[in-house]
Molecule: transfer RNA
Organism: Candidatus Saccharimonadota bacterium
RNA sequence: GCCGGUGUAGCUCAGAUGGUUAGAGCGCAGGACUCAUAAGCCUGAGGUCACAGGUUCGAUCCCUGUCACCGGUA
Numbered sequence: 001g002c003c004g005g006u007g008u009a010g011c012u013c014a015g016a017u018g019g020u021u022a023g024a025g026c027g028c029a030g031g032a033c034u035c036a037u038a039a040g041c042c043u044g045a046g047g048u049c050a051c052a053g054g055u056u057c058g059a060u061c062c063c064u065g066u067c068a069c070c071g072g073u074a
Stems, first nucleotide, its partner, number of pairs: 001073007010026004019057001028044004050066005
């Protein structure tokens, strides 16, 4: 250089062939329980869906470019 893949919550990852609320586990905060702590239980906060364009009535999802990371190849 070329080819392919990945990018969604603090971390690890789901997300139906575009539509009604973007989710789980862990973590974090609060509550209840306890003499107290932990575990378990209840509740909650937290997201520009990497960035920029395009298509569409409508994009996390489709198309193009850019960036970062991973793998393959010479």